[in-house]
Molecule: FMN riboswitch aptamer (RFN element)
Organism: Sulfobacillus benefaciens
């Protein structure tokens, strides 16, 4: 330096002492009915979270410098999961969620401020945050071997 091969390690974050009460339990009563308690991280209210690669008006920070570090959930793509299918084929869902408003600027989908929006499947009182498949898988990241100079 290269990637056609191999190995190792790493590789996802987040709820409440609020409200309501589906439902359940106990007690009283001949019964109708009544009282008390428990009860949603799912409903309402409020809070909180943001995988990987790319892009980055290339910008910001650190440094004397060489150089190093950081920078998009909603712009492009990837990923686990689910559905149709005989299928290793193919197709669909899974963020099909902001080219919102204002600022700076020659120029902003990425910077600054504001407002808004999104989040597989199964379980269960309807779940991005609980439990489970999962001590799994994985986009990829780092290091080593190998190969060539």
């Nucleotide at each position: 330096a290269u990637u056609a091969a191999c190995c190792u390690u790493c590789g996802g974050g987040g709820c409440g002492u609020g409200g309501u009460g589906a439902g359940g339990a106990a007690c009283u009563u001949c019964a109708g009915a009544g009282u008390u308690c428990c009860a949603a991280u799912u409903c309402c209210c409020g809070a909180c979270c943001g995988g990987c690669g790319g892009u980055g008006a290339u910008c910001u920070c650190u440094u004397a410098g060489c150089a190093g570090a950081g920078a998009a959930g909603c712009c492009c793509g990837c990923g686990a999961g689910c559905c149709c299918g005989c299928a290793u084929a193919g197709g669909g869902c899974a963020g099909g969620a902001g080219u919102c408003c204002g600022g700076u600027g020659a120029g902003a989908a990425u910077c600054c401020g504001g407002c808004g929006c999104c989040g597989a499947c199964a379980g269960u009182a309807c779940a991005g945050u609980c439990u489970g498949g999962a001590u799994g898988a994985g986009a990829g990241a780092a290091g080593g071997u190998a190969u060539g100079g």